[in-house]
Predicted 3D model of a 533-nucleotide part of an RNA (small-subunit ribosomal RNA, 5' domain) from an uncultured prokaryote. The full RNA is in RNAcentral, with records from ENA. It matches the Rfam family "Bacterial small subunit ribosomal RNA". Rfam links the family to the GO terms ribosome and structural constituent of ribosome.
Context: one part of a larger RNA
């Protein structure tokens, strides 16, 4: 000199953009943060319409739509948080997978036949303070289970082709075994068709898993470490290789090119600094990893050993009728303690993205916005011109003057900003819906695709912005002035009080302490402290 997720002191007008618990992975009241689908299913509440009955009070049916709950499907493994652990194939980079999986999505091929038994909801009885159950009975499905078919694929056996890293991969054929499916909606000339689903398979895309080369902090005041240890055979587990597990056999494996042990630490793209080499950091944003009160475990599933799932143990807290139960903010706000220190229990799904749905749409503390705080960067303003009797006052003086100083006053002007009033956005394009036109296919219709017209949607926000009125009106401080280092005098004090980054000032004329005037630097900031270069 530069920088900061900063803090502290003094001061403080506005706007844009960014950023805001760096400390205790401490404990958490309350609310919200993951739902959705009635076009899978049984059923079903209220209201409008229509039909029928009516004692004129109403009742029944139909049908559109559908609350709370239930079965079922998809999602909940994403998104969001944190950095405790981890010195490791965790991460970075480059490869391998002839050792592997991949829901939804895209393209293609083939199929979707015929049956069955349950169960929740519901009804009844009943236990319990509650949480939550028990028994009996009824019922549906795209829930569940057999049967048929078997393209294809898998496995086994036997041939065969082309490659090969000689382990194997791959092509074709034959035989055998096990193994599939489901309907919903729309149209219909009732034959069927369309569409969304479903089953089997091939390929792609996307996302993973595993393995390897190189890189990746400090300590030798850590020198030896290791028995599933190192390798083999076999077997099991896995989507998959492998001591990953097990049985047997062998005695290996690592290490001064630093094993083992200890300490510290999430890693990177990048940030800061520096001419560079380098040093240092890993906040925000992006990629990867790990974790979810502590420890352990599996279930479901395409995917988890799962933050707002389950089970077990523990600590803590809460409820209790004392028998027993319940909970997990390192999601967004917020609270308490901790700390030098870090914000609102806000608005909205309008946009972008995500989940579900045929769609309308619903949900979304992701996100978009607003609030708070000069935390930072950037921009603007606090007026401009004229104005010498060089006013008054202050300070100083050699008492003549000098300085503050064109500074003020005064006159003229402007209105950024401020305030009042009026107007007033872009961000919105889609989707959908009501029409119109066209196209491929089809016997036709619905549907599908394309074009086009109208309608519909804004949290921010009556905000930004624009126009007009008013009036210099609403707006300057902080530090320093001995040298380094830009900027000097007077008074007070008298080795006292005090200053200080270093050198050093202060003991009666202190440009170094305290005050004043003046000056210098920066400016809505200025200094101090801390840290890095």
């Nucleotide at each position: 000199g530069a920088a900061c997720g900063a803090a502290c002191g003094c001061u403080g007008g506005c706007g844009g953009c960014a950023g805001g618990c760096u400390u205790c992975a401490u404990a958490c009241a309350u609310g919200c943060a993951a739902g959705u689908c009635g076009a899978a299913c049984g059923g079903u509440u209220a209201a409008a319409g229509c039909u029928c009955c009516u004692u004129c009070g109403g009742g029944a049916g139909u049908g559109u739509a559908u609350a709370a709950a239930g079965u079922g499907g998809c999602g909940a493994a994403c998104g969001g948080g944190u950095g405790a652990g981890u010195a490791a194939c965790a991460g970075g980079u480059g490869g391998a997978u002839a050792a592997u999986c991949u829901g939804c999505c895209u393209u293609c091929u083939g199929g979707c036949g015929g049956g069955g038994g349950a169960u929740a909801a519901c009804g009844g009885u009943u236990g319990g303070a509650a949480a939550c159950g028990a028994c009996c009975g009824c019922u549906a499905a795209u829930a569940c289970c057999g049967c048929a078919u078997g393209u294809c694929g898998u496995u086994g056996u036997g041939a065969u082709u082309u490659c090969u890293c000689c382990g194997g991969a791959u092509u074709u054929c034959a035989c055998a075994a096990a193994a599939a499916a489901a309907g919903g909606c729309g149209c219909u000339u009732c034959g069927g068709c369309g569409u969304c689903a479903c089953c089997a398979g091939a390929a792609g895309a996307u996302g993973g898993g595993u393995c390897c080369g190189c890189c990746c902090c400090c300590c030798a005041u850590u020198a030896g470490c290791u028995a599933g240890u190192u390798g083999g055979u076999g077997u099991g587990a896995u989507a998959a290789u492998a001591g990953c597990g097990c049985a047997c056999c062998a005695a290996g494996g690592c290490u001064g090119u630093g094993a083992u042990g200890g300490g510290u630490a999430g890693c990177c793209g990048a940030g800061c600094u520096g001419a560079g080499a380098g040093g240092u950091u890993g906040a925000u944003c992006g990629g990867c990893c790990a974790c979810a009160c502590u420890g352990g475990a599996a279930c479901u599933g395409a995917g988890a050993c799962a933050c707002g799932g389950u089970c077990c143990a523990g600590a803590c807290a809460c409820c209790u009728a004392c028998g027993g139960g319940u909970g997990g903010c390192a999601g967004c706000a917020g609270u308490a303690g901790g700390g030098a220190a870090u914000a609102u229990u806000g608005c909205g799904c309008a946009a972008u993205g995500a989940a579900c749905g045929a769609a309308a749409g619903u949900u979304u503390g992701a996100c978009g916005c607003a609030g708070c705080g000069a935390u930072g960067c950037c921009g603007c303003g606090u007026g401009a011109g004229u104005g010498a009797a060089g006013a008054a006052g202050g300070u100083u003086u050699u008492c003549g003057g000098a300085u503050u100083g064109u500074a003020a006053a005064a006159c003229u002007c402007u209105u950024u900003u401020g305030u009042c009033a009026g107007g007033g956005a872009a961000g919105a394009a889609a989707u959908g819906u009501a029409g119109a036109g066209g196209g491929a296919g089809g016997u036709a219709a619905u549907g599908c695709c394309c074009u086009u017209u109208g309608c519909u949607u804004g949290a921010c926000g009556g905000u930004a912005c624009c126009u007009g009125g008013c009036g210099a009106a609403u707006a300057a401080g902080g530090g320093a002035c001995g040298g380094c280092u830009a900027a000097c005098u007077c008074c007070g004090u008298g080795c006292c009080a005090g200053c200080a980054g270093c050198c050093g000032c202060g003991g009666u004329a202190a440009u170094a302490c305290g005050g004043a005037g003046g000056u210098c630097c920066c400016a809505a900031g200025c200094g101090u402290u801390g840290u890095u270069c």